Annotation:
The prediction has a mean pLDDT of 81. Predicted 3D model of a 72-nucleotide RNA (transfer RNA) from a Candidatus Methanomethylophilaceae archaeon. It matches the Rfam family "tRNA". By type it is a transfer RNA. It was read from a public genome assembly. NCBI's taxonomy places the organism under Archaea, Methanobacteriati, Thermoplasmata, Methanomassiliicoccales, Methanomethylophilaceae.

């Protein structure tokens, strides 16, 4: 230098054009307990950037950028 495949809460993964953007893990409060731990509620907080196409883009297409793997 060329491919390729990935990028979504603080971590880890779901979402194939119309959703309330989801689950876990984690953090805040509360109840329990003598304390802790567990446990049961509750509440938190996200689509890498920048153009396109579409009535409508986290989802399709371009170019950035990161990351990973291959090639030379």
């Nucleotide at each position: 230098g060329c491919g390729a495949u990935u990028g979504u809460a603080g971590u880890c993964c779901a979402g194939c054009g119309g959703u309330u953007a989801g689950g876990a893990c984690g953090g805040g409060a509360g109840c329990u307990u003598c304390c802790c731990a567990a446990g049961c509620u509750u509440c938190u907080g996200a689509c890498c950037c920048g153009g396109g196409u579409u009535c409508g883009a986290u989802u399709c297409c371009c170019g950035g950028c990161a990351a990973u793997c291959g090639c030379a």